Model confidence (mean pLDDT): 81 of 100. Transfer RNA from a candidate division SR1 bacterium, 73 nucleotides, folded computationally. Rfam family: tRNA. It is annotated as a transfer RNA.
RNA sequence: GGGUUAGUAGCUCAGUUGGUAGAGCAACGGACUCUUAAUCCGCAGGUCCAGGGUUCGAAUCCCUGCUAACCCA
Numbered sequence: 001g002g003g004u005u006a007g008u009a010g011c012u013c014a015g016u017u018g019g020u021a022g023a024g025c026a027a028c029g030g031a032c033u034c035u036u037a038a039u040c041c042g043c044a045g046g047u048c049c050a051g052g053g054u055u056c057g058a059a060u061c062c063c064u065g066c067u068a069a070c071c072c073a
Base pairs, nucleotide, nucleotide: 001072002071003070004069005068006067007066010025011024012023013022019056028042029041030040031039049065050064051063052062053061
């Protein structure tokens, strides 16, 4: 220098054909317990990497950039 893949909650990851963004774990509150742990119930938490474009509507499609991993040179 060229190419491929990935970027979504604190962490690990889903999100099907474009139509109100979800799960598990963690955190917080409660029940239980002498206390802790475990278990059960509840609640909160997101400019979907950034900018632009298409569209009535974009995490999803298109373009550019950034970051990471890998491959080629």